[in-house]
Context: one part of a larger RNA
RNA sequence: GCCUGCGAGUUACGUUAUUCAGCGAGGUUAAGCCGUGAGGUGUAGCCGUAGGGAAACCGAGUCUUAAUAGGGCGAUAGUUGGAUGACGUAGACCCGAAACCAACCGAUCUACCCUUGGGCAGGGUGAAGGUGGGGUAAAACCCACUGAAGGCCCGAACCGUUGUAGGUUGAAAACUACUCGGAUGACCUGAGGGUAGGGGUGAAAGGCCAAUCAAGGUUGGUGAUAGCUGGUUCUCUCCGAAAUGCAUUUAGGUGCAGCCUCGGUAGAUGUAUUCUGGGGGUAGAGCACUAUUUGGGCUAGGGGCCAUCCCGGUUACCGAACCCAGAUAAACUCCGAAUACCAGGAUAUGUAACAUACCGGGAGUGAGACUAUAGGUGAGAAGAUCUAUGGUCGAGAGGGUAAGAGCCCAGACCGUCGGUUAAGGUCCCUAAAUGUAGUCUAAGUGGUAAAGGAUGUGAAGUUGCAGAGACAACCAGGAGGUUGGCUUAGAAGCAGCCACCCUUUGAAGAAAGCGUAACAGCUCACUGGUCAAGCAGCUUUGCGCCGAAGAUAUAGCGGGGCUAAGACUACUACCGAAGCCACGGAUUCCGUAAGGAGUGGUAGGAGAGCAUUCUGCUUAGCGCUGAAGGUAAACUGUGAGGAAUACUGGAGCAAGCAGAAGAGAUAAUGCAGGC
Numbered sequence: 001g002c003c004u005g006c007g008a009g010u011u012a013c014g015u016u017a018u019u020c021a022g023c024g025a026g027g028u029u030a031a032g033c034c035g036u037g038a039g040g041u042g043u044a045g046c047c048g049u050a051g052g053g054a055a056a057c058c059g060a061g062u063c064u065u066a067a068u069a070g071g072g073c074g075a076u077a078g079u080u081g082g083a084u085g086a087c088g089u090a091g092a093c094c095c096g097a098a099a100c101c102a103a104c105c106g107a108u109c110u111a112c113c114c115u116u117g118g119g120c121a122g123g124g125u126g127a128a129g130g131u132g133g134g135g136u137a138a139a140a141c142c143c144a145c146u147g148a149a150g151g152c153c154c155g156a157a158c159c160g161u162u163g164u165a166g167g168u169u170g171a172a173a174a175c176u177a178c179u180c181g182g183a184u185g186a187c188c189u190g191a192g193g194g195u196a197g198g199g200g201u202g203a204a205a206g207g208c209c210a211a212u213c214a215a216g217g218u219u220g221g222u223g224a225u226a227g228c229u230g231g232u233u234c235u236c237u238c239c240g241a242a243a244u245g246c247a248u249u250u251a252g253g254u255g256c257a258g259c260c261u262c263g264g265u266a267g268a269u270g271u272a273u274u275c276u277g278g279g280g281g282u283a284g285a286g287c288a289c290u291a292u293u294u295g296g297g298c299u300a301g302g303g304g305c306c307a308u309c310c311c312g313g314u315u316a317c318c319g320a321a322c323c324c325a326g327a328u329a330a331a332c333u334c335c336g337a338a339u340a341c342c343a344g345g346a347u348a349u350g351u352a353a354c355a356u357a358c359c360g361g362g363a364g365u366g367a368g369a370c371u372a373u374a375g376g377u378g379a380g381a382a383g384a385u386c387u388a389u390g391g392u393c394g395a396g397a398g399g400g401u402a403a404g405a406g407c408c409c410a411g412a413c414c415g416u417c418g419g420u421u422a423a424g425g426u427c428c429c430u431a432a433a434u435g436u437a438g439u440c441u442a443a444g445u446g447g448u449a450a451a452g453g454a455u456g457u458g459a460a461g462u463u464g465c466a467g468a469g470a471c472a473a474c475c476a477g478g479a480g481g482u483u484g485g486c487u488u489a490g491a492a493g494c495a496g497c498c499a500c501c502c503u504u505u506g507a508a509g510a511a512a513g514c515g516u517a518a519c520a521g522c523u524c525a526c527u528g529g530u531c532a533a534g535c536a537g538c539u540u541u542g543c544g545c546c547g548a549a550g551a552u553a554u555a556g557c558g559g560g561g562c563u564a565a566g567a568c569u570a571c572u573a574c575c576g577a578a579g580c581c582a583c584g585g586a587u588u589c590c591g592u593a594a595g596g597a598g599u600g601g602u603a604g605g606a607g608a609g610c611a612u613u614c615u616g617c618u619u620a621g622c623g624c625u626g627a628a629g630g631u632a633a634a635c636u637g638u639g640a641g642g643a644a645u646a647c648u649g650g651a652g653c654a655a656g657c658a659g660a661a662g663a664g665a666u667a668a669u670g671c672a673g674g675c
Stems, first nucleotide, its partner, number of pairs: 001675006011090013026047003032041003051058002061073004093231002096228001100221006111195009120185001122154003125150001129146006158182003163178004197213001199209003234609006244257005258365002260362007270349009284335001285333002290329003294325004301318002303315004368393010398409003413585004418581003424575003427560003433572001435571006446562001452546002456543010473530005479503003484498003509524001512523003586599005610664001612661008621653002629648004635642002
């Protein structure tokens, strides 16, 4: 892992509601007793029959109160039993802790201690002391020999375990190989004994106390508790949520409310549109208030300067208030919508199929997600976060979007080799137009992206110039006063400063560039000629271009491929879904009927059934002429399921009506067995 079997809302007592049954202003017994039993008996007690008030008390009333006013609570249906739903108390649907406490068992492992034994090859070093000699006043001191010390050195046994490699379902629940530390000591070790669980022991690591240690192990309390995780077993039918508010030692829990369901009661109270009447201070707008704010004017006041005893004067400085013009605001408003909301009328729908309200039984939900819109937070970031209103998903299948919970279309009872449409599509993959008419695009734009950039190209407009010849090109001119003045070594159109005139002209700047040391030189503006018909600028707009760099492989159309099979405008066909229609069938509800309206669905509520085991009654049932069980596609029922037949099997079993449950398993890292 697979298969088979086992495996989870039970039982007792109590409360409450519904339902069925008995009796009914009553209902009913409990213990006990009698009885083999069935049952009988037993009337204590309980519930009900009267309430109101704190009470005294009064009583179909009573309390409040001065009140005969008003108001509150009341003024005849229960009770016993069965079944079912739910709750309470119990382990209370099942499995699951980490823990806590008690009593016991452990020091054959290991920690430390006590008693008594044992062990340490070989080699090296050579302390103190001693003896002799030297030396000294005597010492100290020096030399040689002797001597043998040491938590001394090297290194086996022994004890340990530094590094590396292997091993890691191991040879081994700590090892192997090589390497390495100690090795006369705080050494190693045998035997016997001691210390025990909040206790021991510890050269201290929270180490060790029998493969177990921040409190050992065993048994018990014990089915501890678990607002947590997981699991919770047959079918069909009807309805069908929530992820919100308030509160919470509360935030992944719970209570009340909201939303769902079932029963009862009421009986149009509901919903939509429209009309009428309301209140409002949002969007917008505005600046009349509050706060902020730009420019200008005017001015009090201040600063500077002059003057100075005072009075003052002046000012290209600052400048409140005020005036003019122009702005900003969630916490500004002289104003002010659309919606929304409330009430009433009308109309439509609905007439007990739906909506609404109330009473009662049962819930679940109280982690929501994206999308559109109005906003807050954030960075006018987020598949971000927090509100509001709608939608979808959640709990929704089908078609589209290549693929996709939340987008677009559309809400699946079942069947049909029928039809017709939606979104979206119609060259091929791929169902349907290589459709019609008219434009645009040349970028494979389409088939990603900004600021910004550009004689891309289409359309519209506008301002100039132009047969008195424009624009471009070519030919020619582009002069004189003058080298303007200043400056400067120089400054001659062209370093810089000032001025920028006059003349000759068809035209020509005291010069727009290049150039020279300065001149010179080459162009330009400007003018004439040649040529010949449009030229130049600006504005708005359609479609394009650049801007544009990534990591496995084209890879930013789903692909092929497309110049339309791209974009825009108009039109006509067709395809296209579980939509709609048609035909047949099932079922729920309404309805006398005819007929009509429905039938997606998680949590969840309600209803109807199937199967299993056992019990009672019935079928004077079936069965060795073959029961149960097993094996085998084909029959049958909407389903759980039910038959028939054949083979196997070899002795019990079924059906109908009732009753009772150890009553249904693909899941619990489920349990046991087999493989």

About this RNA:
The part of an RNA shown here (large-subunit ribosomal RNA, domain II) has 675 nucleotides and comes from Flexistipes sp. It matches the Rfam family "Bacterial large subunit ribosomal RNA". Gene Ontology terms of the family: ribosome and structural constituent of ribosome. The prediction has a mean pLDDT of 86. The source organism's lineage runs through Bacteria, Pseudomonadati, Deferribacterota, Deferribacteres and Flexistipes.